[in-house]
RNA sequence: GGAGUUGGCCAGACGAUCGCUGGAUCGCGCAUCUUUGAUGCGCGGUACGGAGGAAAGUCCGGGCUCCAUAGGGCAGGGUGCCAGGUAACGCCUGGGGGGCGCGAGCCCACGGAAAGUGCAGCAGAAAGGAAACCGCCGAGCUUAACUGUUCGGUAAGGGUGAAAGGGUGCGGUAAGAGCGCACCGCGCGGCUGGUAACAGGCGUGGCGAUGGUAAACCCCACCUGGAGCAAGACCAAAUAGGAAUCCGUUAGCUGCGGCCCGCAGUGGAUUCGGGUAGGUCGCUAGAGGCGAGCGGUGACGCUUGUCCCAGAUGAAUGAUCGUUCUCGACAGAACCCGGCUUAUCGGCCGACUCCUCUA
Numbered sequence: 001g002g003a004g005u006u007g008g009c010c011a012g013a014c015g016a017u018c019g020c021u022g023g024a025u026c027g028c029g030c031a032u033c034u035u036u037g038a039u040g041c042g043c044g045g046u047a048c049g050g051a052g053g054a055a056a057g058u059c060c061g062g063g064c065u066c067c068a069u070a071g072g073g074c075a076g077g078g079u080g081c082c083a084g085g086u087a088a089c090g091c092c093u094g095g096g097g098g099g100c101g102c103g104a105g106c107c108c109a110c111g112g113a114a115a116g117u118g119c120a121g122c123a124g125a126a127a128g129g130a131a132a133c134c135g136c137c138g139a140g141c142u143u144a145a146c147u148g149u150u151c152g153g154u155a156a157g158g159g160u161g162a163a164a165g166g167g168u169g170c171g172g173u174a175a176g177a178g179c180g181c182a183c184c185g186c187g188c189g190g191c192u193g194g195u196a197a198c199a200g201g202c203g204u205g206g207c208g209a210u211g212g213u214a215a216a217c218c219c220c221a222c223c224u225g226g227a228g229c230a231a232g233a234c235c236a237a238a239u240a241g242g243a244a245u246c247c248g249u250u251a252g253c254u255g256c257g258g259c260c261c262g263c264a265g266u267g268g269a270u271u272c273g274g275g276u277a278g279g280u281c282g283c284u285a286g287a288g289g290c291g292a293g294c295g296g297u298g299a300c301g302c303u304u305g306u307c308c309c310a311g312a313u314g315a316a317u318g319a320u321c322g323u324u325c326u327c328g329a330c331a332g333a334a335c336c337c338g339g340c341u342u343a344u345c346g347g348c349c350g351a352c353u354c355c356u357c358u359a
Stems, first nucleotide, its partner, number of pairs: 001355010012324007020050003024046010052330001056341002059339005064228004076224005081095005096110001097108004111219002116217002118213002133158002135154007166184006185207001186205004191200003232281004242272006252266005288307008325328001
């Protein structure tokens, strides 16, 4: 100098004017009361705060709220190497194994296929206790001739396929074959190291036993009640209906009835409760931000100091202008937090890797 990996940060800047919104404070007005004041409402002034790293998707986990719930189990759903972190997680950190990369590093639902069931197109002779198409070998018959044919042996070679029933080599054999041996792989049993996943090494079994597939059913282990801030709590008009008490009426009207008596309903006032509109709370001080010290490889934890940092409800965070630069991406809170995923112009900082050059 070039190419790359990884962790973190910023998200135009400054100023002026006019607005919007929140709580605070001051003033004025109105209402109420417990009246030199307090509370509530309205208007105005002042200074201050006012979107994000993803506010998004709503995919996981938790707080909070209501409902359900003795304990335990089944079903359903989810998770799936080990250890740790955390309020919790399907997240994060560290480690193991596998794959990719020269490397920094990146990716992986990574339990069980010797409990059972299912599935596997095409090609191929044969596809799961397999198979002889070509080839190789032996025997019989035959032929001029390993020329043809029949029977048998053979999975070493060819061919098909994603896959041909351990691999490579040597020996062995008529030709072959774990038939024998060595190494590798696999199973089983000890040993050593490690908390563990696992790794290493020893012995042993010739391997006809155990191919693949479980984001196929299934088995095993662990986790798991439902709904969500339109949750939920409180205050509470008008109108209609309900209950209780009192008053009025035994009058009128209606029903039963041919008529009378009788019975039932129909009125007014007050109070109460449910509940609609509307309003208040929930609502933002929190698993909170920043700094320092300590513990830990790390995720993270502990101690301490300091700061207050949106809270709307037709729903604010904007508009205009000036200066300036590298000319500005994706995108807008709605109960709150921890993650994941997706979108994103450009720039800055740290650590590391590979190549080349110079000294």